């Protein structure tokens, strides 16, 4: 890289360095940007996906749902995955509801 499956309206920033783009692509819209964008350090901090650890309904025990907690893997810290794109109503980028496509995390070969 593929496949399965789980989530995605919450939630968390500052410093150092770079120096002009950036917000996955592709159309379009909006935004952020020298009051310093992107990338990479480094500390912080959010979440609870694996893990550790404790609690755990049922007649016990054991062991799961569940629940704490935050130990160690990831992840993630402008805006819903920024918005629209596909169906349904609709005047509407309005409203609902999915699929593809993205992104994590967990697994399989």
């Nucleotide at each position: 890289a593929a496949c399965u499956u789980a989530u995605c309206a919450a939630g968390a920033a500052a410093g150092a360095u770079u120096g002009a783009g950036g917000g996955a692509c592709u159309g379009g819209g909006c935004c952020c940007g020298a009051u310093g964008a992107u990338g990479u350090c480094u500390u912080a901090g959010c979440a609870a996906c694996c893990u550790g650890u404790c609690c755990a309904a049922c007649a016990c025990a054991a062991a799961u749902a569940g629940g704490a907690u935050g130990u160690g893997g990831u992840g993630c810290u402008a805006a819903u995955u920024c918005c629209c794109a596909c169906u349904g109503c609709g005047a509407a980028u309005g409203c609902a509801g999915g699929c593809u496509a993205g992104a994590u995390g967990a697994g399989u070969a």